[in-house]
Formats: sequence, structure tokens, C1' cells
RNA sequence: GGGGUAGUAGGGUAGCUUGGUCCAUCCUUGAACGUUUGGGACGUUUAGACCGCGGUUCAAAUCCGCGCUACCCCA
Repeated sequence: GGGGUAGUAGGGUAGCUUGGUCCAUCCUUGAACGUUUGGGACGUUUAGACCGCGGUUCAAAUCCGCGCUACCCCA
């Protein structure tokens, strides 16, 4: 220099070639409450995310372009 894959809560992960309604899925984590003398464990509730900018569309996490970051391959 060329090509490919990936980027989603504090940490992981599904959803992406089927674009769609509502609170964007699940695990973990934090907080409150219940059970307990207390803790642990369990249960209920709750908090928290689509890498950035732009475009297409009635509608974008999803499609397109440019960038950023990480990894892999070629030179």
C1' cells in the first nucleotide's frame, strides 16, 4: 500500500441478506424491597447500550459512502 472481518448497557451477547409498530434480547453487574437475628442464596422491581459523521427511505442497530479503532491475510 491492497483486501477481509468486527464495533450494541460497567463486562459479555442475540438481533443485521425479512428495514417496521411496543420498553432493542438474554446473562452478569449496580440500586431498592421481600424472605433471614445477620450474611449468603433466592424472588420481585428498577437503572444502564446500537463507534462517529453524512446519505437513501414514510421509517435505519440493520442498506450505502467516508472516517476512527481492533484483529486477520497478501505485498